[in-house]
RNA sequence: GGAGAAGGACAGAUGAUCGCCGGUUCGCCGAAGCCUUCGGGCCGACGCGGACGGGAGGAAAGUCCGGGCUCCGCAGGGCAGGAUGGUCCCUAACGGGGACCGGGGGCGACCCCAGGGAAAGUGCCACAGAGAGGAGACCGCCCGGCGUCGCUGCCGCUUCGCGACAGCUAUGCCGUGGCAAGGGUGAAAGGGUGAGGUAAGAGCUCACCAGUUCCGGCGGCGACGCCGGAAGCUCGGUAAACCCCAUCCGGAGCAAGGCCAAAUAGGGGAGCGCUGUAGGACGGCCCGUCCGAAGCUCCCGGGUCAGGCUGCUUGAGGCCGUCGGCAACGGCGGUCCUAGAGGAAUGAUCAUCGCUCCGGCGGCGGGUAACCGCCCCGGAGAACAGAACCCGGCUUACGGACUUCUCCGGCC
RNA sequence: GCCACCUUAGCUCAGCCGGUAGAGCAACUGAUUCGUAAUCAGUAGGUCGGCGGUUCGAUUCCGCCAGGUGGCUCCA
Numbered sequence: 001g002g003a004g005a006a007g008g009a010c011a012g013a014u015g016a017u018c019g020c021c022g023g024u025u026c027g028c029c030g031a032a033g034c035c036u037u038c039g040g041g042c043c044g045a046c047g048c049g050g051a052c053g054g055g056a057g058g059a060a061a062g063u064c065c066g067g068g069c070u071c072c073g074c075a076g077g078g079c080a081g082g083a084u085g086g087u088c089c090c091u092a093a094c095g096g097g098g099a100c101c102g103g104g105g106g107c108g109a110c111c112c113c114a115g116g117g118a119a120a121g122u123g124c125c126a127c128a129g130a131g132a133g134g135a136g137a138c139c140g141c142c143c144g145g146c147g148u149c150g151c152u153g154c155c156g157c158u159u160c161g162c163g164a165c166a167g168c169u170a171u172g173c174c175g176u177g178g179c180a181a182g183g184g185u186g187a188a189a190g191g192g193u194g195a196g197g198u199a200a201g202a203g204c205u206c207a208c209c210a211g212u213u214c215c216g217g218c219g220g221c222g223a224c225g226c227c228g229g230a231a232g233c234u235c236g237g238u239a240a241a242c243c244c245c246a247u248c249c250g251g252a253g254c255a256a257g258g259c260c261a262a263a264u265a266g267g268g269g270a271g272c273g274c275u276g277u278a279g280g281a282c283g284g285c286c287c288g289u290c291c292g293a294a295g296c297u298c299c300c301g302g303g304u305c306a307g308g309c310u311g312c313u314u315g316a317g318g319c320c321g322u323c324g325g326c327a328a329c330g331g332c333g334g335u336c337c338u339a340g341a342g343g344a345a346u347g348a349u350c351a352u353c354g355c356u357c358c359g360g361c362g363g364c365g366g367g368u369a370a371c372c373g374c375c376c377c378g379g380a381g382a383a384c385a386g387a388a389c390c391c392g393g394c395u396u397a398c399g400g401a402c403u404u405c406u407c408c409g410g411c412c
Numbered sequence: 413g414c415c416a417c418c419u420u421a422g423c424u425c426a427g428c429c430g431g432u433a434g435a436g437c438a439a440c441u442g443a444u445u446c447g448u449a450a451u452c453a454g455u456a457g458g459u460c461g462g463c464g465g466u467u468c469g470a471u472u473c474c475g476c477c478a479g480g481u482g483g484c485u486c487c488a
Stems, first nucleotide, its partner, number of pairs: 001408007010399001012353007020055002023052006033042003057384001061395002064393005069253004076287004081249005086100005101115001102113004116244002121242002123238003138183002140179003143175006150168004155163003191209006210234002212231008257310004267300006279291003302487002317336008355381006362375005413484007422437004431468001439455005461477005
């Protein structure tokens, strides 16, 4: 210098001017109301102005998980459904996090894994291929039968040709023949290498290697690892296919819920129902429990400044120190308070400084040089994005810089 | 704000417990007609919204994004 890996933090600063939204407070104006000796007084909504103080994020986002909170009777049993899935730990909880184990990728820093079960059952494995699951025989190898060409031996007829028999070699056809070595197909073809064995072969047998299962020992909380032994056991893939196993899950959501006020026709229709019945709690179904003595559900229609107050922001909270823990995290002490709107405020302009980049026959310094550092002048750039009950995560979007580490190249 | 769902040819929709995606209308070419429509015969047209993952293989299964649609307020 180039190419990368991991991590934590920041999200420009200051000032001036003009604005926006809440809060507190002061002043002006003074509706309604109350009192009155009718002169006035008290209280002061709305509005206007001043002062003080506050005003988005690391993701406020997606709404993908989990929890708080609220209501449904604090929530029963079963089926169905959904989610998760190495081990141990953290946590209010999680599908999150930490450490470790196993597998995979990278030269490496390091990264990735929905990582239980396919040796319970079922399904699927297109095309190609002989065969796609206790499989299969297309080419091939071997054996047997029948034939053909050639050679050798021997015999006969008879003579320089023809025929029979036997053997060998090559080859053709056939066999409900054998084989699973080799070729070939495929993403995938039922361990690998060597030797023995055989007609040819094959874990058929043996040695070694790899794996699986079982047994024993050692280490570890555990996942698991290491060592020794036994069994030829070699059993395809797929569960983000059905399924099985284990664990977890009641439903709805701040438009939850509570209080106040105003107005209207407690109007019409359909369905179910007349006593533990309909219906409700209860949600996809069943059971069970409780409520429920007359209505309930749905549709059409009606009203309303679609009003005001509350829930509402101090919370599993942030920061610092210390202790425990490898860490996630937890204990203790100190300190801080920092938006609460209700269709949505937190902004704009200018100046100076800081950061990055570009340009400059600009200056200074270093170096043989390429070039590097600092200063000066001019120009440009600074992202993604906006709280809406709150919190913990995940995911996605996004700017420049920093720290640590790895690999490669050059020079000393 | 909360909840539910959709995206496949130019348009409207099928397909899907995984194996090279189809229909109707529209378009184009030819026939018919004096010409057009209708009709008949034929043809072309697809990143299955995008990016990852599982798998031998993904329109289909899973995750994350993008775009779109619908529903949910108060009183009686």
Predicted 3D model of RNase P RNA and transfer RNA as a complex of 488 nucleotides. It holds a member of the Rfam family "Bacterial RNase P class A". Rfam classes the family as a ribozyme. The coordinates come from a structure-prediction model, not an experiment, and the mean pLDDT is 77.